[in-house]
Molecule: transfer RNA
Organism: Lathyrus oleraceus
């Protein structure tokens, strides 16, 4: 300098987090794939600050390019 958010790849622009895949159950097929319909699955890297309020602004450390 950039980067850190789901098991893995990434959105997410201050107001209680979302896709793709991949997991597990239905449906469906002689079975399995497929295909479809649900669900589980995040203390958003960690510690302060600034704010009614922080994943998001700002300091400092931690991995990593």
């Nucleotide at each position: 300098u950039u980067u850190a958010u789901a098991a893995c790849u990434c959105a997410g622009a201050g107001g209680u987090a979302g896709a793709g895949u991949g997991u597990c159950a239905g449906u469906c097929u002689u079975g399995u794939a497929a295909a479809u319909u649900g669900a589980a699955g995040g203390u958003c890297u960690g510690c302060a600050g600034u704010u009614u309020g922080a994943u998001c602004c700002u300091g400092c450390a931690u991995a990593a390019a």